[in-house]
Context: one part of a larger RNA
RNA sequence: GCGAGGGAAUUUGUUGUAGUGGCGAGGUUAACUCUUUUCAAGGAGGCAACCGAAGCGAAAGCAAGAGAACGCAACUCAUUUAUUUGAGUGAGGUUCAGACUUGGUAGGUUAAGUCACUACGAUCAGACCUGAAACCAGAUGACAUAAUCUUUGGCAGGUUGAAGCCGCCCUUCAAGGUGGUGGAAGACCGCAACUAGUGUUAGUCUAUCUACUUAGGUGACCUGAGAUUAGGCGUAAUAAGCGAAUCGAAUCUGGUGAUAGCAGGCUCCUCUUGAAAUAUCUCUGAGGAUAGCCUCGUCGGAGAAUGAGUAUGGUGUAGAGAUACUGGUUAAAAAGUGUUGCCCGGAAACGGGUAGCUUUUUUCCCAAACUCCGAAUCUAUACUCUUCGUAGAAGACGGGAGUAGGGGCAUAGGCGUAAGGUUUAUGUCCGUAAGGGAAAGAACCCAGCUUCGCGUUAAGGCCCUUAAAUGUUGGUUAAGUGUUAAGAAAGUGUGUCGUCGUUCUAAAACAGUUGGGAGGUAGGCUUAGAAGUAGCCAUCCUUUAAAGAAAGUGUAACAGCUCACCAACCUAGAUCCAUGGCCGCGAAAAUGAUCAGGGCUAAAACCAACUGCCGAUACGUGAAAAUUGUUGCAGUAGUAACAAUUUGUAAGGAGGUGCACGGAUUGCACAGAAGCUUCUUCGUAAGGAGGAGUGGAGCAGUUUGUGAUAUGGAUCCUCGC
Numbered sequence: 001g002c003g004a005g006g007g008a009a010u011u012u013g014u015u016g017u018a019g020u021g022g023c024g025a026g027g028u029u030a031a032c033u034c035u036u037u038u039c040a041a042g043g044a045g046g047c048a049a050c051c052g053a054a055g056c057g058a059a060a061g062c063a064a065g066a067g068a069a070c071g072c073a074a075c076u077c078a079u080u081u082a083u084u085u086g087a088g089u090g091a092g093g094u095u096c097a098g099a100c101u102u103g104g105u106a107g108g109u110u111a112a113g114u115c116a117c118u119a120c121g122a123u124c125a126g127a128c129c130u131g132a133a134a135c136c137a138g139a140u141g142a143c144a145u146a147a148u149c150u151u152u153g154g155c156a157g158g159u160u161g162a163a164g165c166c167g168c169c170c171u172u173c174a175a176g177g178u179g180g181u182g183g184a185a186g187a188c189c190g191c192a193a194c195u196a197g198u199g200u201u202a203g204u205c206u207a208u209c210u211a212c213u214u215a216g217g218u219g220a221c222c223u224g225a226g227a228u229u230a231g232g233c234g235u236a237a238u239a240a241g242c243g244a245a246u247c248g249a250a251u252c253u254g255g256u257g258a259u260a261g262c263a264g265g266c267u268c269c270u271c272u273u274g275a276a277a278u279a280u281c282u283c284u285g286a287g288g289a290u291a292g293c294c295u296c297g298u299c300g301g302a303g304a305a306u307g308a309g310u311a312u313g314g315u316g317u318a319g320a321g322a323u324a325c326u327g328g329u330u331a332a333a334a335a336g337u338g339u340u341g342c343c344c345g346g347a348a349a350c351g352g353g354u355a356g357c358u359u360u361u362u363u364c365c366c367a368a369a370c371u372c373c374g375a376a377u378c379u380a381u382a383c384u385c386u387u388c389g390u391a392g393a394a395g396a397c398g399g400g401a402g403u404a405g406g407g408g409c410a411u412a413g414g415c416g417u418a419a420g421g422u423u424u425a426u427g428u429c430c431g432u433a434a435g436g437g438a439a440a441g442a443a444c445c446c447a448g449c450u451u452c453g454c455g456u457u458a459a460g461g462c463c464c465u466u467a468a469a470u471g472u473u474g475g476u477u478a479a480g481u482g483u484u485a486a487g488a489a490a491g492u493g494u495g496u497c498g499u500c501g502u503u504c505u506a507a508a509a510c511a512g513u514u515g516g517g518a519g520g521u522a523g524g525c526u527u528a529g530a531a532g533u534a535g536c537c538a539u540c541c542u543u544u545a546a547a548g549a550a551a552g553u554g555u556a557a558c559a560g561c562u563c564a565c566c567a568a569c570c571u572a573g574a575u576c577c578a579u580g581g582c583c584g585c586g587a588a589a590a591u592g593a594u595c596a597g598g599g600c601u602a603a604a605a606c607c608a609a610c611u612g613c614c615g616a617u618a619c620g621u622g623a624a625a626a627u628u629g630u631u632g633c634a635g636u637a638g639u640a641a642c643a644a645u646u647u648g649u650a651a652g653g654a655g656g657u658g659c660a661c662g663g664a665u666u667g668c669a670c671a672g673a674a675g676c677u678u679c680u681u682c683g684u685a686a687g688g689a690g691g692a693g694u695g696g697a698g699c700a701g702u703u704u705g706u707g708a709u710a711u712g713g714a715u716c717c718u719c720g721c
Base pairs, nucleotide, nucleotide: 001721002720003719004718005717006716011125013123014122015121016120017119018118019117020116021115022114023113026051027050032045033044034043035042036041037040055062056061067096068095069094070093074089075088076087077086078085098110099109100108101107128265129264130263131262135255136254137253138252139251140250146229147228148227149226150225151224153222154221155219157189158188159187160185164181165180166179167178168177169176194216195215196214199212200211231247233243234242235241268656269655270654271653272652273651278291279290280289281288282287292403293402294400295399296398297397298396299395303388304387305386307385308384309383310382311381312380313379314378319373320371321370326367327366328365331362332361333360334359335358336357337356341354342353343352344351345350406430407429408428409427410426411425412424413423414422415421435446436445437444450624451623452622453621454620455619456618460614461613462612463598464597465596469611471610472609473608474607475606476605482600483599491585492584493583495582496581497580498579499578501576503574504573512569513568514567515566516565518542519541520540523537524536525535548563551562552561553560625646626645627644628643629642630641631640632639633638657710659707660706661705662704663703664702665701666700667699668698675694676693677692678691679690680689681688682687
């Protein structure tokens, strides 16, 4: 890994609700006793106890109705083409009053229960299954390993040469010197043995190992055997090491199914409805309780809801405003103050001015916690329309839940530089939603999938990939801009197309060419010099078609060259401001570039207008199925017509299939049961039936009952390969 088998809401007691059944103002027996027979159940008794029939009050104690109105169902009568309408009686129901109780009309009460079975819940228990690390108790371990005790064994060879002793020399004696002898040492070398394990490294069924290298190698050495010390204890040259592959507290068994608000898993089908990720409280935020939202049932008996309109109201947001308040704030004027700051005058007293402050007037700009004002939305009530509703609305009561990690987008806000950020509100979708479009995409656009067809459209598209226009009309762009819903700013362009205007212009504009551009005068001052042209002051007059006491360049200063200004030539528009469209630059990222690609330029781009077509599970329509309901037939199996409905996670509700074992009953089987393999067929499905082969002895249908009842999952368990 594969196959097979096993594998998860169970049961006792108590209790709530519903259904079914028995009896009923009553219901019921428990332990136990007796008894019958086919020995497993039944029958009879047992009336103790329990629930109910009356409540209220702390207690003493006191103690309750056939009340009225409205009116559903139902019934009766009348009426009608019609079960149509009207009237009456009106259980239950709703409302009001009364009664009982009590200090108190605040509250409670004013008569249907009880027993059994079944289903779904609650609760005590292991309580759906599996899973800790732990805690406690009692035992078992020192053949491994730690330390110790007793007793064994082992250490090639070589080197150095301590003390001591001896000879000689020396000394008064010593000390000392020298030569021998001697054989010490946690001494030296060492690929002997043995022990260790520094670095690198091979290999493997076999969880501390191989090879080379390296360290110790007479010692605190290594080693065999036998003993001793034990679990909060031992032993430890201390590493929290070791104590039998187990150690920051061994192992085994038991308490034990420890506990787990945590994690994983939880087995057949179909139909029906269908959430939540919020609030409050919580030693609470990984969990709960209550409410909210879902579902099922009963009662109820006529209204409910979305949108639109009308009428009458509510509000203080957006905006706006500023002697309409509060608070901030720019500038100015007037008056007052200005003894204390500053300036001026004065010997001083003091005077004058000013900053500042106050008031008034005018003025610029502001506010979530300002408002003299004030929308759109939103919202309340009433009526009308629309949709739903007697085929049962609103509402009430009861059974069962799940949910309380949410997420995206749009709009309005807070925080944040910002974020696929965070936190609120309203809506929506995803969650729990398929289909079409956006190349691809949870939530963006269109649109809510029972099944099979046909037609028409939506969003979006129509050159090719690719269904449908190489459609029509008028413009723009030259950048492959663009063809993207998916990148870009300040700035910048004599790119190009428009629009509203200004001024000049046939008495000649704008541009160009030719010529003039002068005189008083070198203006005065200053200066070494200053002559239009370093600087300061002034900036006039004349001749003229025109010409500045000069807008630049230039000289040491002059000179020289231009300009303004004027004329001629030429010729028809020129100039400037504002504004709109498209386009360019601004524009840098890591392997080769993307509009999805190919490709596209009076377009297959962009801006507009128009027509046609394609395009979805949408809409329309034909057929079929199922669910719910009504009516008819039928008679409690169903069937026909009609109407509506049929996405769905958690979850509620309904019906069904299969398996095992019983009761009753009907059957099959050696002329071949079950099982297995395979084929056909029926059913929406779980599944059923039949044929063939194999197999070789039991099995099935109907009905009823019971349940250790359905497997693909749990790093599931066991076995096999």
Model confidence (mean pLDDT): 81 of 100. Predicted 3D model of a 721-nucleotide part of an RNA (large-subunit ribosomal RNA, domain II) from a candidate division WWE3 bacterium. Its Rfam family is "Bacterial large subunit ribosomal RNA". Gene Ontology terms of the family: structural constituent of ribosome and ribosome.